[in-house]
């Protein structure tokens, strides 16, 4: 010092599933109840695998408790940029 991965922030992209039914208030819409669904947020479970192998860490798999099923919002993940420390031929 090129660079690498990690974390935070900003920008861009970003799926799935009833604009369902009933009642009430009601301008849009909101609330309550009911049935039907979704899985890429949170949570939980099994486990390939990994480790310092007593034990622990573990998914985009599974379950749908929360959440979601027009738009808006959110959104795993991806790209770019900045910052922070770490490793660095």
């Nucleotide at each position: 010092c090129a660079g690498g991965a990690u974390g935070u922030c900003g920008c861009a992209g970003g799926a799935g599933a009833g604009a369902c039914c009933a009642c009430g208030c009601c301008a849009g819409g909101c609330g309550u109840g009911g049935c039907g669904c979704c899985g890429a947020u949170g949570g939980a479970g099994c486990a390939a695998c990994c480790g310092c192998c007593c034990c622990g860490g573990a998914a985009a798999c599974u379950c749908u408790c929360a959440g979601g099923c027009a738009a808006a919002a959110g959104g795993a993940c991806u790209g770019c940029g900045a910052c922070a420390g770490c490793c660095a031929a």